[in-house]
Context: one part of a larger RNA
Molecule: small-subunit ribosomal RNA, 5' domain
Organism: uncultured bacterium
RNA sequence: GACGAACGCUGGCGGCGUGCUUAACACAUGCAAGUGGAGCGACGAACCGGGCUUCGGCCCGGGGCAGAGCCGCGAACGGGUGAGUAACACGUGGGUAACCUACCCCAAUGACCGGGACAACUCGGGGAAACUCGAGCUAAUACCGGAUGUGUUCCUUCUUCUUGAGAAGAAUGAGCAAAGGUAGCUUCGGCCUCCGCAUUGGGAUGGGCCCGCGGCCCAUUAGCUUGUUGGUGGGGUAAUGGCCUACCAAGGCUGCGAUGGGUAGCUGGUCUGAGAGGACGAUCAGCCACACUGGGACUGAGACACGGCCCAGACUCCUACGGGAGGCAGCAGUGGGGAAUAUUGGGCAAUGGGCGCAAGCCUGACCCAGCAAUUCCGCGUGGGUGAAGAAGGUCUUCGGAUUGUAAAGCCCUUUCGGCGGGGACGAUGGUGACGGUACCCGCAGAAGAAGCCCCGGCUAACUUCGUGCCAGCAGCCGCGGUAAUACGAAGGGGGCUAGCGUUGCUC
Numbered sequence: 001g002a003c004g005a006a007c008g009c010u011g012g013c014g015g016c017g018u019g020c021u022u023a024a025c026a027c028a029u030g031c032a033a034g035u036g037g038a039g040c041g042a043c044g045a046a047c048c049g050g051g052c053u054u055c056g057g058c059c060c061g062g063g064g065c066a067g068a069g070c071c072g073c074g075a076a077c078g079g080g081u082g083a084g085u086a087a088c089a090c091g092u093g094g095g096u097a098a099c100c101u102a103c104c105c106c107a108a109u110g111a112c113c114g115g116g117a118c119a120a121c122u123c124g125g126g127g128a129a130a131c132u133c134g135a136g137c138u139a140a141u142a143c144c145g146g147a148u149g150u151g152u153u154c155c156u157u158c159u160u161c162u163u164g165a166g167a168a169g170a171a172u173g174a175g176c177a178a179a180g181g182u183a184g185c186u187u188c189g190g191c192c193u194c195c196g197c198a199u200u201g202g203g204a205u206g207g208g209c210c211c212g213c214g215g216c217c218c219a220u221u222a223g224c225u226u227g228u229u230g231g232u233g234g235g236g237u238a239a240u241g242g243c244c245u246a247c248c249a250a251g252g253c254u255g256c257g258a259u260g261g262g263u264a265g266c267u268g269g270u271c272u273g274a275g276a277g278g279a280c281g282a283u284c285a286g287c288c289a290c291a292c293u294g295g296g297a298c299u300g301a302g303a304c305a306c307g308g309c310c311c312a313g314a315c316u317c318c319u320a321c322g323g324g325a326g327g328c329a330g331c332a333g334u335g336g337g338g339a340a341u342a343u344u345g346g347g348c349a350a351u352g353g354g355c356g357c358a359a360g361c362c363u364g365a366c367c368c369a370g371c372a373a374u375u376c377c378g379c380g381u382g383g384g385u386g387a388a389g390a391a392g393g394u395c396u397u398c399g400g401a402u403u404g405u406a407a408a409g410c411c412c413u414u415u416c417g418g419c420g421g422g423g424a425c426g427a428u429g430g431u432g433a434c435g436g437u438a439c440c441c442g443c444a445g446a447a448g449a450a451g452c453c454c455c456g457g458c459u460a461a462c463u464u465c466g467u468g469c470c471a472g473c474a475g476c477c478g479c480g481g482u483a484a485u486a487c488g489a490a491g492g493g494g495g496c497u498a499g500c501g502u503u504g505c506u507c
Stems, first nucleotide, its partner, number of pairs: 001507001003504001005503005012379004017374001018372002020337001025335003029332003034073003039070002047062006080290003090214007099207002104203007112146004121136006151176004156171006180195002184191002216262003223253003228250008265287004269280004292313005315326004343369001345368003351365001352363004382412004392403004416448001418443005426434001451496005456477003462491005472479002
């Protein structure tokens, strides 16, 4: 010098950042993932029209808010954390002739005929609750059957190509699809627009798997291994593979450090250093892993899924004791731990994301505001003049010296702060949380704004008093036992300055 720092004293303003390094400890409360009525049926408010009326209202038709349900897409993103992991986890460079990819883009072809349910709802029952059981009714872009087959999968055959396992093409046989909705026009037959649906090829994007190389410590860890190493058949997967299984062989790794133990998320980078190097991996960005602990699969294009499910465990809560509910390492916030780390704030205006034809809705992502001198940067706390060198303080050889142009006094200025007025950009047609903010103009008045550490040497800065090896100081050397420039106080001086010192870690 440097820091995600802490502590002591002190503290005016603004801007950009940053802010649980410890208990991956436990969590009250609120919010953090929904959306689509242009997929669907039922109930149906406002409102409109008609009828009846005892003037209260009732009935019929249209209309269709909100909430619940079926269904679609999303919920695998975004956000958090660093426990585990020494590993193809990461970095870098390759491979996949061993693979997948919803939504998006391009292209080709097609969307025909039927059927039966289940929620909602109604009725009945059980339960304290969570919830649940039975019967009955119903729609769909939900589900099922049949047809068609541009095409595609598989068997068989052929051709071409590749270094190879194989790839591409052709033929034959067998299998494999679908869903409608909406605005306008209508001669009510339909036409047409847009959004969807099915199959396939290609693209784009994202991912899976494999390999070379690289990056911690301990040999006071020297041997390790039986699905272990390889083969064959089979299974499994989107896909290769002991990934799994049966059989066969007996292999495989290791002093270029296996195995074991310890520690640790990795990287771009950050700090330091002349460099080589060393240390670190907060914020931001990429990848990985995890979601109370352990295990498991379901759904799905994608998960073995933070705010999904099931089982077990620990813990907490409710209970009518029969049984149930929960998971902040999301944003705030609480307790606890700790030297130590913030608001239970505003807004979707911008950027981005989900759904939707759209309008729009949702979004603690994000954008802002609040708190903290926590870092860095900028500004201020006034400027000029002013010698009777005032008073006071301190020292004194008692002459004086110093504080010191310092103050007072006189003359100015008004940054910042305060008050008043105007007032944005960010927003492209509408829309601004920030915010009456930034910025601009005006007003008053030096007015509201300086501390901390040090003064023996290293190391810039000296005297007096007090104390008397006491009280104390101290980074090292060392000071203090009666004149201490080293302790304590004062005066003076030196350094830095909204900071200054101390401690800790690191180079």